[in-house]
RNA sequence: UUAGAGUUUGAUCCUGGCUCAGGAUGAACGCUAGCGGCAGGCUUAAUACAUGCAAGUCGGACGGCAACACGGGUAGCAAUACCUGGUGGCGAGUGGCGCACGGGUGCGUAACGCGUAUGCAACCUACCCUUGACCGGGACAUAACCUGGAGAAAUUCGGGCUAAUAUCCCAUAAUAUAUAGAGUGGGCAUCUACUUUAUAUUAAAGCAGCGAUGUGGUGAAGGAUGGGCAUGCGUCCCAUUAGCUAGUUGGUGAGGUAACGGCUCACCAAGGCGACGAUGGGUAGGGGUUCUGAGAGGAAGGUCCCCCACACUGGUACUGAGACACGGACCAGACUCCUACGGGAGGCAGCAGUAAGGAAUAUUGGGCAAUGGUCGGAAGACUGACCCAGCCAUGCCGCGUGCAGGAAGACGGCCCUAUGGGUUGUAAACUGCUUUUGGCCGGGGAUAAACCUCUCGACGUGUCGGGAGUUGAAGGUACCGGUCGAAUAAGCAUCGGCUAACUCCGUGCCAGCAGCCGCGGUAAUACGGAGGAUGCAAGCGUUAUCCGGAUUCACUGGGUUUAAAGGGUGCGCAGGCGGGCGAAUAAGUCAGGGGUGAAAUCCUACAGCUUAACUGUAGAACUGCCUUUGAUACUGUUUGUCUGGAGUGAAGUUGGAGUGGGCGGAAUGUGUUAUGUAGCGGUGAAAUGCUUAGAUAUAACACAGAACACCGAUCGCGAAGGCAGCUCACUAAACUUUAACUGACGCUCAUGCACGGAAGCGUGGGGGAUCAGACAGGGAUUAGAAUUCCCUGGGUUAGUCCCCGCUGUAAACGAUUGAUCACUCGCUGUUGGCGAUAUACAGUCAGUGGCUAAGCGAAAGUGAUAAGUGAUCCACCUGGGGGAGUACGACCGCAAGGUUGAAACUCAAAGGAAUUGACGGGGGCCCGCACAAGCGGAGGAGCAUGUGGUGUAAUUCGAUGAUACGCGAGGAACCUUACCAGGGCUCGAACGCAGGGGGAAUAUUUCUGAAAGGGAAUAGCCAGCAAUGGUCGCCUGCGAGGUGCUGCAUGGUCGUCGUCAGCUCGUGCCGUGAGGUGUCAGGUUAAGUCCUAUAACGAGCGCAACCCCUAUCCUUAGUUGCCAACAGGUCAAGCUGGGAACUCUAGGGAAACUGCCUGCGCAAGCAGAGAGGAAGGUGGGGAUGACGUCAAAUCAGCACGGCCCUUAUGUCCUGGGCUACACACGUGCUACAAUGGCCGAUACAGAGGGCAGCCACCACGCGAGUGGGAGCCAAUCCCGAAAAUCGGUCUCAGUUCGGAUCGGAGUCUGCAACCCGACUCCGUGAAGUUGGAUUCGCUAGUAAUCGCGCAUCAGCCAUGGCGCGGUGAAUACGUUCCCGGGCCUUGCACACACCGCCCGUCA
Repeated sequence: UUAGAGUUUGAUCCUGGCUCAGGAUGAACGCUAGCGGCAGGCUUAAUACAUGCAAGUCGGACGGCAACACGGGUAGCAAUACCUGGUGGCGAGUGGCGCACGGGUGCGUAACGCGUAUGCAACCUACCCUUGACCGGGACAUAACCUGGAGAAAUUCGGGCUAAUAUCCCAUAAUAUAUAGAGUGGGCAUCUACUUUAUAUUAAAGCAGCGAUGUGGUGAAGGAUGGGCAUGCGUCCCAUUAGCUAGUUGGUGAGGUAACGGCUCACCAAGGCGACGAUGGGUAGGGGUUCUGAGAGGAAGGUCCCCCACACUGGUACUGAGACACGGACCAGACUCCUACGGGAGGCAGCAGUAAGGAAUAUUGGGCAAUGGUCGGAAGACUGACCCAGCCAUGCCGCGUGCAGGAAGACGGCCCUAUGGGUUGUAAACUGCUUUUGGCCGGGGAUAAACCUCUCGACGUGUCGGGAGUUGAAGGUACCGGUCGAAUAAGCAUCGGCUAACUCCGUGCCAGCAGCCGCGGUAAUACGGAGGAUGCAAGCGUUAUCCGGAUUCACUGGGUUUAAAGGGUGCGCAGGCGGGCGAAUAAGUCAGGGGUGAAAUCCUACAGCUUAACUGUAGAACUGCCUUUGAUACUGUUUGUCUGGAGUGAAGUUGGAGUGGGCGGAAUGUGUUAUGUAGCGGUGAAAUGCUUAGAUAUAACACAGAACACCGAUCGCGAAGGCAGCUCACUAAACUUUAACUGACGCUCAUGCACGGAAGCGUGGGGGAUCAGACAGGGAUUAGAAUUCCCUGGGUUAGUCCCCGCUGUAAACGAUUGAUCACUCGCUGUUGGCGAUAUACAGUCAGUGGCUAAGCGAAAGUGAUAAGUGAUCCACCUGGGGGAGUACGACCGCAAGGUUGAAACUCAAAGGAAUUGACGGGGGCCCGCACAAGCGGAGGAGCAUGUGGUGUAAUUCGAUGAUACGCGAGGAACCUUACCAGGGCUCGAACGCAGGGGGAAUAUUUCUGAAAGGGAAUAGCCAGCAAUGGUCGCCUGCGAGGUGCUGCAUGGUCGUCGUCAGCUCGUGCCGUGAGGUGUCAGGUUAAGUCCUAUAACGAGCGCAACCCCUAUCCUUAGUUGCCAACAGGUCAAGCUGGGAACUCUAGGGAAACUGCCUGCGCAAGCAGAGAGGAAGGUGGGGAUGACGUCAAAUCAGCACGGCCCUUAUGUCCUGGGCUACACACGUGCUACAAUGGCCGAUACAGAGGGCAGCCACCACGCGAGUGGGAGCCAAUCCCGAAAAUCGGUCUCAGUUCGGAUCGGAGUCUGCAACCCGACUCCGUGAAGUUGGAUUCGCUAGUAAUCGCGCAUCAGCCAUGGCGCGGUGAAUACGUUCCCGGGCCUUGCACACACCGCCCGUCA
C1' cells in the first nucleotide's frame, strides 16, 4: 500500500471490446468576476525584421591632445580673443586584459551526444594560491600626427616624423627541452618514478611613490579551477530494411595534434561489423526531474539546475590559455537595404517591440540600491545578467461578499387531491452586533553588509578590528493606528441510469439532446422554458492531451478442445534447459567495509513571511554504479568417478510400415462364334440413345487395363500424410527378456533440411478397361430462364493408372497435449510379449478402447492416452468485430497459386457454453366431427338481411382472418337519432339550492308561424277558526351540458386459444448462474385421473365431485290437476257426490360405487352384448372457463384520467337521411317437385303469454277483419299444433312444381303508412329442372324434418334471435394424410419468437 460501474441476452455464466467516475496541464474556448501573496506566460514560422539598448575597460603601459575645467602667458580699461599638455582629465590611435563568460534557441544529432562508473604510464589550463630562482645590455620599426591622391559612399593607396609593458638581437640560466649513460624502486605490453654524469638549446618590462615599498614582468615545480581524450554499462520505432564495409579492419614507417589514434599519407596483410539486429529508413536534443500509478510500470522533458548542439544557409581557417567564435574575419548562396550603377551595407534562436502564422502567450517600463560579472591600484565605468515594476483568474494558496435574533411561517413565484395545503423559507422585512475588505487621515522598520572618506587601536607602516559620515530602483510600498459605514463584492454547471439532485408547462421521431446505454411519433424527471434541488465556488463548465481504472502486451500479473490463438509432420545446427557422488575455483548469488550517486526536487522535523501557497535550515532518501574483504548451500566453470537417464550387444516376438520384382482369380469393357426374339436401356416420371443389318439376355474363347469381395473387427502398423489379393528380395521400426558394454553421450529447437491426401502443372514419356470433366444431343424442373440438376453418347483430347519433375496446400482434426520426465482413487474390454503345460486364474511390460473418484474447467466436458499436480524444459501463437488472409512490397512457383502480411474507413458489438420458450416440409406417444365412413346443406336461382364499394346535403357511429359481416340492434314511418338542410334558445331540454317579485296553480280563447317559438286577451287561490302550511311557473345567482378525441392512459364486461389439461407455490435437494427437480420414467385415464417407481415431500389454481334439469322408485300433500272402485247425471263431457289408488303437480328421500362375478394386471385399472338394475362404467344435458396470449373488442351501455367546445362540438323544432344501387361477399328463407303438390276427413304435444291484455261464443265479410259479447289478474278462462294417418286428384311438364315481380281492390295499427309498415282478396306467374373449383354442420333422441311459444313491440319489414315439443335415421375400417391441440425428445444463427432471421443482384 490495490474500490468499481454501464453496455452483447427473453434471462444466465464466460470471453471480449467500447464508455464513465480520478488526477494532471506552459493550455485554449464559453459564461461570469471583489482583493491579495507566490509562481508562470510564442507549445505554431530555427519565418522576416523598423527603432533603441544588450561589452567594454585601463592615462598607475605609450605617443599625444580634438572637446571640457583649472592655472599661466600675450593683447586689451574691461568684456573677451588668442596662445600654452602645466594640472585635472581625455575623442581618435598604439598597447594590455576582456570579448570563448553571462543571455537565447532546440535546427541538427539515435551519437561516447547524454547518464553513470572508471582510466589517461597519452594531455592542456589565462586570471588565482604556494615554493624557490631571475629581471643586465642593445637595436629596428609603425599607427596616431603632417602631407599628397582615388572614391558618391564604405573605404583605401603613397610619402614624411615618432613612443611604449608593441617587436627584435645579445648576455645569464634549470627539477625545462633534446641526445647518450649509470643506479635504486614500481608497473600494465609500449614503459615509468627517483638519484646521478656529460653535451647542447631557450627568458624578461616596466609603472606609481620623495622614499620605504607596492604592483607588474620572466622561466621552473606544485596546487586549485576549467577543459580534452579513451573505455564498460544504459539510452525510441520499423525485419514489408538482411546483409554492410576499400581508409574499410589490422600492421610497419612517416606526418600532424596539447595529447592517443587511419586523424592523414606510403607500403604490407585481408580483414572488420551483423539475427544478443549490422546496414538502411522514420522520429527525437539527453539528464536531474515532472505527471500518473499500490507498486512494477507508462507518458512527458515547458519554467529552475547540469551537459550537448546551433547563431540567415553552407564551408573555412585566423587570433588566442581557451573559439573554428550569437552582437569577430574570409569565401559561396538566398533575402533585405543604400547607390552617383562603378560598387557597398546587414543578420533579434540577447531585452523590449513589429509583421506574419495560429485556438493561443505580456511593456519599444525603472534601476545598477542589492547579488554577480569584465576592466582598473583606486575612485569608478559598463552590465535588457540581475533586482524591481506593468499586463493576463494561466495555475497554486489565502481572505471576503457579513453575524445573531426574527413566524403573521408576510407579499410574490411555483406545485397540488385547490373554501385549503406544500415549497421558496429565518429566507426577506424588522431589531441588535461586527468592520476583514473598501474610502479618508496619520505613522512607518528592514533589504545597508560593504567599498570609500575621516578617526582610534593591535601588530607594525600594510593588513585586521572599533567608531563616525556617505549611498534605496522597488516606494512613501508592505505593515501599524484612527475614523465612516452592511456599507463596495456570486456565479457556473448539472438534476433518465452510471452520478449527488424533480416537478409543471411548451413541443409531438419536429425542434433538439447525447461520454456510453440511449431520449423525442400528445400525459418527455433525457428536448426548450419555469419553479425547486444538487455540486463546486471567484470561479464554473467544455474541448484537447497524458497516466489511471485496463490483470485489455499480464516481470509483479494472461492465455491457446469449442470464445482470438498448437506450426500438417519429422530430423536437426545455433540458443535455452539438464542425473548421482567428490574435489578445486569463486563468475552469478549473499554479507560487511570504502568511494561515488551535484544542487534544486520528493519525504520527515524545525523555522521565516498574521496563515497557507512560497521560502530557509537540518536530516533522511536517491532502490544505481565502481571497488574491496569475506561466505560457498544453489547455479556456472574445471577435474575425478558412478549407473539409475540415453545408447550398444545377446535371445526372441509382431505388424494391411516402406521400396522393387513375379504370380492369381472374380468383375467390367471390347472382339469372334453360337443359342435366341422383340424389345433393351434410363428416370421421380420421361425422352434422346441401342435394336429385325438380330440388340438386351445366355454360353464359349480371346484381349486389355484397373481395382483386390469374403477374412475385416470397437483390429494392426507408421512421425504425419497414409498403408489391405498371394509371393520373393531388400530396407526400416517397435515391444519383451537379459544385464555383457559405453558412461550423461540427454530434452527441446528459431533459421534450415526432408516428408507431405486430393485436385492441378509439363507444347514430358507410357498406358487407357471402368469411372468421368470438357464437348455433342436430348429430356426434366420452372411462371419463365440460366453456365442449375438429371439422362444418353463420348472414335478421340484431359484426368483417374505407371515413370520423371514440379506444386506445398486441406475440417492436414482427437478442431487438444509440441515434445520429454515424474506423481496422483477405481471398474471393465482388447492387441503383442514375459514367466507358465495351458487365450484356467492372477501378475507384469508396451499399446489400444469404454465408464468413473478427486481435481480442473465459463460450461459442455476432461479425468494415468488429463484439459489434474509438480513441474521441468523448449518452441510457437494471440490482444474486439468487419475491412482481409485483401492491397502493396519481398521470397517461392512453368502456371494455378503459396508464404509473409497492413492501412484508410466503419460498428457497440462480434463471440463461447449452457437455460427457458417458440419453431421444424425432425422423431416418438396421444386426443378432437380433424381426416376417413355417412346424412343433410352452402357455392348456381329468386327474395330477405348484414357488409364492402360507389354515389349522396346526409346516407350517424362502431365491429374487419380464425375470434367482423340476421354483429352492438330483444323492433330506424315521427320519436328512437347520435347524421344532413333550414328555423329558434343561451342558466340553457332535465334535476337541486338560495334570493327576489308575483300572486296560487291553472284553465280557456285568439294572432303569427312548417313547428319550436313569439305576442295578446279572459277567468282565477287552496287547506285551516287563527297562527300558519302548501303547490306552481317567471326573473336573478350557483352547480350545467357534450353519442366531441384518446379502448395505445383506464375500471368493468366480453371474444378466442379451450372445458384444452394444464399453470404454479412452500420447504428440501442439484446447478457459479439463468434454471432444474417436484410436473420426469413405467403403466393407466376423458383428465397433472390414479397407481408403481423416484431427492423429493407436500400444497394451491384448474380436472373430478358438490348445484340445476332430465330418466326409476318411495314418501308427504291433494286444488284450479286426476278418476280405478262406489253413487248420481249428460247427446257427450270428472259434469256432480265422493275418492287419494293411478297420471300429474312440488317438497323430501332412495338409487350407481367397477359394489358383485370371470379373465388380465404388483397396483391403478382394463375387458365381458356377464349378473342384478329404470339407469353401468362421466347415464344424458346445463351452469361452471386455471396461469396466461392476441397493446383482440368496447370512452356509443355504464364508470373514469387527460385533452377539446361553451350565443356551440350544448339544446329545441320541422323536413330529410340511416331504407340510395352498374357491382362484390357473408348469413338465411323459398324452391326446383311424386318420400311431392292440391282437396277433403280425422288424431296426438310441450313450454310459455295474457287487463290500454288474452278473448270463448254469436253475427257479418271469400278474407285480412268488423260489430256484439261470457270468462279470466289464471294447473280454474283465453291463445292453440303441424308433419303423421285415411280417402281423392295430379303423372314428370317449367307442370295443379315454384312463387318473385307487377296491376287492381281492401283490412289494421298509428297525429301521420309518399319517401318507408304488415296483412287480405282478385289477377299476373320471373328465375329456377339439384348447382364449377371449393366449402360447412352433425356420432343418438343426435342429424334431418314438422309445427308451437316468447322477448322487443302502437304496428312491423322476424325468413332473425331465444325456447318448446312431434316424427326420427345412416355411419365410424382406422389414425397414413389435412387442420388444431397435449406430453417427451432432438436441432436452431429464432426471442417482435418461421408472418422469425438472413444472403446475393438490381433500383